About this RNA
A computed fold for an 85-nucleotide RNA from a Desulfobacteraceae bacterium, annotated as c-di-GMP-I riboswitch aptamer. Of the family's consensus pairs, 95% are formed in the model. It matches the Rfam family "c-di-GMP-I riboswitch aptamer". Clan: c-di-GMP_I riboswitch clan. The coordinates come from a structure-prediction model, not an experiment, and the mean pLDDT is 86. Lineage of the source: Bacteria > Thermodesulfobacteriota > Desulfobacteria > Desulfobacterales > Desulfobacteraceae. The sequence was found by an Rfam model in a public genome assembly.

[in-house]
RNA sequence: UUAGUGAAAGGGCAAACCCUCUGAAAAGCGGGGACGCAAAACCACGGGUCUAAAGCUUAAAAGCUACGACAGCCGGGUUGCCAAA
Numbered sequence: 001u002u003a004g005u006g007a008a009a010g011g012g013c014a015a016a017c018c019c020u021c022u023g024a025a026a027a028g029c030g031g032g033g034a035c036g037c038a039a040a041a042c043c044a045c046g047g048g049u050c051u052a053a054a055g056c057u058u059a060a061a062a063g064c065u066a067c068g069a070c071a072g073c074c075g076g077g078u079u080g081c082c083a084a085a
Base pairs, nucleotide, nucleotide: 006082012037013036017032018031019030021028022027035072041078042077043076045075046074047073048070049069050068055064056063057062
């Protein structure tokens, strides 16, 4: 130095839930809160999941559909702190 691994220390992030706001919704921002996380940092590229406003079908109910969302579902890509055995 690289790869794997994760002892210690200092820091970092923050699930569920509650409140405010945004949004058609899924969900997201902010505040509180910690289940967890060494990439729980970034990227929707492959798969997957969620939603279905607009659109299409329909007499209706409803169904289909992402150009919406999830990186804390899995893989992939980019960057990256510490360093004992």